[in-house]
Context: one part of a larger RNA
């Protein structure tokens, strides 16, 4: 100087407390451990691994296994020889890779060559092989915590100290005051984006107050309103009062759409963990070279006594079923979205209007509201499992897809010890969209609808900041 203390003081955080809803019990989905296996590819492993890499494993992907092939190679550059191709169609053998046959097509040129293909020799290619404890880059975490430092000066023999401590204050090393310090940098804040109010510009694909018209903003008309998307304004403790040191500030009030950082996002200091990643990529060294490379078929990554994590659906009456009837936002669409109409109980099929989209389509929002029914039961709850019959995608759904109909109708009556999230348009609950994607979503990323309860307080648990104290630790 740090680190640590079941030392002290001050302070903060959904840290506790106060509340609301869960997890832990059930079934299923998914990840992991373990076991099994020819293989169940590899990585991630307290918080900070475990719906993680994977924004989507039937083939492909694919790295794993079995079998069948190739060896200058699936891919790149260089040299030599030959050919004029390549490609397309088809037949035979084969699981295919591959091998052979037939048909078709048949380059440019300055004649050196270029381009393409086949063959050959070697330089070399190749490696998702090893090492993240050789590395770059990227990322997680403490933590959006308020800290981390430097120059000059001063003090100390020195390590170092001071500044950065102290009195107040703040979300903040934020600001004020004081002070052997005076300044400065990286962080904080602000500048950026979204949202909340107003003005203005513009008026189609959007809107409709007035006039006419219609089944309908449908059409004429209009751009006032809504909205869209550009430019401005607006909030600064600016004003008033109390407290305070006449400061910084804090408490209350006015006005205001908004009040003291308005709300949310983006933004992550010096560093820590030899944290993670050699399988995104790049890369040193090591290893491999008729194989640890490469092509193909099939299988596996989907196994299953079990254990754990994360979720979905429930156990019902604040509910289930049936009928009727409202109201979103944000997105996506050309090898695409696909309307009306018709067929089917349905998945879906047919159909093909319109739309590169404020125009057309996906598109039905759902919870909600109204009416009827069920009456506390393993039920008209719950939907697992299984049988049969189908639909769709795709070369192909056996291993191993999703969905539909009929039948079946399991566990489950609110969950032990323990444990998680959340402070407001939040939790809870309800649907909708997107990416990935041929197909496949209870996951992920977004969108809106309905919409709470509680916070006395900081003794305690956890994590953190500042000062101080002890130490046989560095």
């Nucleotide at each position: 100087u740090g680190a640590c203390g079941g030392g002290g003081g001050c302070c903060c955080g959904c840290a506790c407390a106060a509340g609301c809803g869960g997890u832990g019990g059930a079934g299923c989905a998914u990840g992991u451990g373990g076991u099994u296996u020819a293989a169940u590819u590899c990585g991630a492993u307290g918080c900070a691994a475990c719906g993680c890499g994977a924004a989507g494993a039937a083939c492909c992907u694919u790295a794993c296994c079995a079998g069948g092939g190739c060896u200058u190679g699936a891919c790149a550059u260089c040299c030599c020889u030959c050919u004029g191709a390549c490609g397309g169609g088809u037949c035979u053998a084969g699981a295919g890779a591959u091998a052979g046959g037939c048909c078709u097509u048949c380059c440019c040129u300055u004649u050196g060559g270029g381009c393409a293909g086949a063959g050959g020799a070697g330089a070399c290619a190749g490696g998702u092989g090893g090492u993240g404890c050789a590395u770059g880059g990227c990322u997680g975490u403490c933590g959006u915590c308020a800290g981390c430092u430097c120059g000059u000066g001063u003090c100390g023999u020195g390590a170092g100290a001071u500044g950065u401590u102290g009195g107040g204050u703040u979300a903040a090393g934020u600001c004020c005051c004081g002070c052997a310090a005076c300044g400065a940098g990286c962080g904080c804040a602000a500048c950026c984006c979204u949202u909340g109010c107003c003005u203005u510009u513009a008026g189609u694909u959007g809107c409709c107050a007035u006039c006419a018209u219609u089944a309908a903003g449908u059409u004429g008309g209009g751009c006032a309103c809504u909205c869209u998307a550009g430019a401005g304004g607006g909030a600064c403790u600016g004003c008033c009062g109390g407290c305070g040191a006449c400061a910084a500030g804090u408490c209350g009030g006015a006005g205001g759409a908004a009040g003291g950082u308005g709300a949310g996002g983006u933004u992550g200091a010096c560093g820590u963990c030899a944290a993670g990643u050699c399988a995104u990529c790049a890369u040193g060294c090591c290893c491999u070279u008729u194989a640890u490379g490469u092509c193909c078929u099939g299988g596996g990554c989907u196994a299953c006594a079990c254990a754990c994590g994360u979720g979905c659906u429930a156990c019902a009456a604040u509910g289930g079923g049936c009928a009727g009837u409202a109201c979103a936002g944000a997105g996506g669409g050309g090898a695409g979205c696909g309307a009306a109409g018709g067929g089917g109980u349905g998945a879906c099929c047919u159909g093909g209007a319109g739309c590169a989209a404020a125009u057309c389509c996906c598109a039905a929002a759902a919870a909600g509201c109204u009416g009827c029914u069920c009456u506390c039961a393993g039920u008209u709850c719950g939907g697992a499992u299984u049988g049969c019959a189908g639909u769709c995608u795709g070369c192909a759904a056996c291993u191993c897809g999703a969905c539909u109909g009929c039948a079946u109708g399991a566990a489950g009556u609110c969950g032990g010890a323990a444990u998680c999230g959340c402070u407001a348009g939040u939790a809870a609950u309800c649907u909708c969209g997107g990416g990935u994607c041929a197909g496949c979503a209870u996951a992920c990323c977004g969108a809106g609808g309905u919409g709470a309860a509680u916070a006395c307080g900081u003794u305690c648990c956890c994590g953190g900041g500042c000062c101080u104290u002890g130490u046989a630790c560095a």
Overview:
A computed fold for a 474-nucleotide part of an RNA from an uncultured bacterium, annotated as small-subunit ribosomal RNA, 3' major domain. Rfam family: Bacterial small subunit ribosomal RNA. The RNAcentral record of the full RNA draws on ENA and SILVA. The coordinates come from a structure-prediction model, not an experiment, and the mean pLDDT is 84.